Description
Predicted 3D model of a 267-nucleotide RNA (Bacterial large signal recognition particle RNA) from a Thermoleophilaceae bacterium. Lineage of the source: Bacteria > Bacillati > Actinomycetota > Thermoleophilia > Thermoleophilaceae. A source record names the gene ffs. Model confidence (mean pLDDT): 76 of 100.
RNA sequence: CCGUGCUAGGCGGGGAGGUAGCGGUGCCCUGCACCCGCAAUCCGCUCUAGCGGGGCUGAAUUCCCGUCCGAGGAGUUUGGCUCUCGGGGCCAGUACGCCGGUUGAAGGCGUUGAUGGCCAGGUCCCGUGCGCUGGUCGUCUGUGAACCAGGUCAGAUCCGGGAGGAAGCAGCCUUAAGCAGUCGCGAUCAGGCGCCACGGGUGAGCCUGGCCGGAGCCAUCGGCCGGCGGGAACGCCCGGGAACCGGCUUCGACGGCGGGUGCACGG
Numbered sequence: 001c002c003g004u005g006c007u008a009g010g011c012g013g014g015g016a017g018g019u020a021g022c023g024g025u026g027c028c029c030u031g032c033a034c035c036c037g038c039a040a041u042c043c044g045c046u047c048u049a050g051c052g053g054g055g056c057u058g059a060a061u062u063c064c065c066g067u068c069c070g071a072g073g074a075g076u077u078u079g080g081c082u083c084u085c086g087g088g089g090c091c092a093g094u095a096c097g098c099c100g101g102u103u104g105a106a107g108g109c110g111u112u113g114a115u116g117g118c119c120a121g122g123u124c125c126c127g128u129g130c131g132c133u134g135g136u137c138g139u140c141u142g143u144g145a146a147c148c149a150g151g152u153c154a155g156a157u158c159c160g161g162g163a164g165g166a167a168g169c170a171g172c173c174u175u176a177a178g179c180a181g182u183c184g185c186g187a188u189c190a191g192g193c194g195c196c197a198c199g200g201g202u203g204a205g206c207c208u209g210g211c212c213g214g215a216g217c218c219a220u221c222g223g224c225c226g227g228c229g230g231g232a233a234c235g236c237c238c239g240g241g242a243a244c245c246g247g248c249u250u251c252g253a254c255g256g257c258g259g260g261u262g263c264a265c266g267g
Stems, first nucleotide, its partner, number of pairs: 001267006009057003012030004020046005034054005063260006072251005079245002082242007093234002096229010107218003116212008124201006130194002132191008140181004149174004157166003
């Protein structure tokens, strides 16, 4: 060095979690890697490691060690960005609302006369009158007195010799107070009254009409500029939280490189 047969080892590993600790089941990563049984109020173990049974491979592409790279996980809050919650504060900024100026767009009115100016009337207020409505009173109508109202007073009564006279009940007529009615008339009082009349005030605005004069006027939306406003929407300050990215610390699969590791027999 070659061949044969064996043995140690290997037939996946890692992260978080869990645990006194380790490994496994379950989750995630890697990427392809023997089979069966067990396991979360869990299973197995006790110092380097799943336990039990079976199978394959086997001293190297495969086992062991070191190193590099680094998927991915964990921690930290150190930074960025986005979002969210609570509190505070300010209308200086953004946004919002209002106003003004300017500009633009599409409209409307206007030479059958715009804006404007002048005049008159109305709208508003006060007073008076008139009317209307209502109340009261009067007038008017009706009714209305056993006697104590009036007239006429039958009968009856009284006086008288008589003629005649007196008082007078009922009845009839009339009337006072009172009661009722009417709204025709008058007076008076009042009014959430009036297409009314007159006088006065104010005459700002609006409406109507007339005159002057001769070209503007109105409303909507947008841009820009300026002013004002605030139950503070954003932005601002303080504190908390979430996701993502980055930094730091830590573990680290897969992979690359380097090194290391037997026994027996025969040639």